[in-house]
Model confidence (mean pLDDT): 88 of 100. The part of an RNA shown here (large-subunit ribosomal RNA, domain VI) has 276 nucleotides and comes from a hypersaline lake metagenome.
Context: one part of a larger RNA
RNA sequence: CGUAGGAUAUUUGAGGGGAGCUGUCCUUAGUACGAGAGGACCGGGACGGACGAACCUCUAGUGUUCCAGUUGUCGUGCCAGCGGCACUGCUGGGUAGCUAUGUUCGGAAUGGAUAACCGCUGAAAGCAUCUAAGUGGGAAGCCAACCUCGAGAUCAGAUAUCCCUCUCCCGUGGAGACACGGGGGACUAAAGACCCCUUGAAGACUACAAGGUUGAUAGGCUAGAUGUGUAAGUGCAGUAAUGUACUGAGCUAACUAGUACUAAUAGGUCGUGCGG
Numbered sequence: 001c002g003u004a005g006g007a008u009a010u011u012u013g014a015g016g017g018g019a020g021c022u023g024u025c026c027u028u029a030g031u032a033c034g035a036g037a038g039g040a041c042c043g044g045g046a047c048g049g050a051c052g053a054a055c056c057u058c059u060a061g062u063g064u065u066c067c068a069g070u071u072g073u074c075g076u077g078c079c080a081g082c083g084g085c086a087c088u089g090c091u092g093g094g095u096a097g098c099u100a101u102g103u104u105c106g107g108a109a110u111g112g113a114u115a116a117c118c119g120c121u122g123a124a125a126g127c128a129u130c131u132a133a134g135u136g137g138g139a140a141g142c143c144a145a146c147c148u149c150g151a152g153a154u155c156a157g158a159u160a161u162c163c164c165u166c167u168c169c170c171g172u173g174g175a176g177a178c179a180c181g182g183g184g185g186a187c188u189a190a191a192g193a194c195c196c197c198u199u200g201a202a203g204a205c206u207a208c209a210a211g212g213u214u215g216a217u218a219g220g221c222u223a224g225a226u227g228u229g230u231a232a233g234u235g236c237a238g239u240a241a242u243g244u245a246c247u248g249a250g251c252u253a254a255c256u257a258g259u260a261c262u263a264a265u266a267g268g269u270c271g272u273g274c275g276g
Base pairs, nucleotide, nucleotide: 001152005163006162007161008160009159010158011157015149016148017147018146021049022048023047024046025045026044027043033038051106052105053104054103055102059100060099061098062097066093067092068091069090070089071086072085073084074083075082076081110144111143112142117137118136119135120134164275165186166185167184168183169182170181171180172179173178187273192270193269194268195267196212197211198210199209200208217263218262219261220259221258222257223256224255227251228250233246234245235244236243237242
């Protein structure tokens, strides 16, 4: 820009893409078959490999925003307690998120038309012949089915809902209400969208999604969860290092809930008036 008014939702499915793998064991059954050795079709079940998708409850990793220990040195006047630097100084753990080595799931079943091939009926050609007329079976392959995108599918689809003007003059039709066409005046700015702002398990930007006081969108605060592992201070014991009691203490990121305390204020722009 188009989709013959403008919007907001929900869809149909022309067409496209993805997937499509395979093993072992048990059973049927030591049956059919076979002198024996050996050893099935068909059917039923279990467990795997590789591949793929989603997810983070468990296991494991990361986790320079959390906790603790500790070395050297500097600072805070000294002690104590803290802080800076040394690869995040080093070390032990670890929430959320992101991950696989972890968890769950997938390939299927089914139908149709067929290939090679196997048939039925059957002439040309009194026989025979699956083929010439006619009519069946038959594959991991093909078309559907499964997952997904999808109306720029210009043949541009469908459904639901929402929104948008009064008046004067002239002409035509009419009994009139009114309708149509032409001209003027006044009013209006809809529904909805965007800008802007608070943000996000969305993201390069954009887009998408949740919100903007009729509000829990983010921060803060409160409570909890989780992690770390018994803070500081004081008392007591010990000459002291240190131990011990208050004490599962103190601190605690990205998590969960509540709560308008702070910030989403105020406002602007587009979009018109019933539609060939």

Its Rfam family is "Bacterial large subunit ribosomal RNA".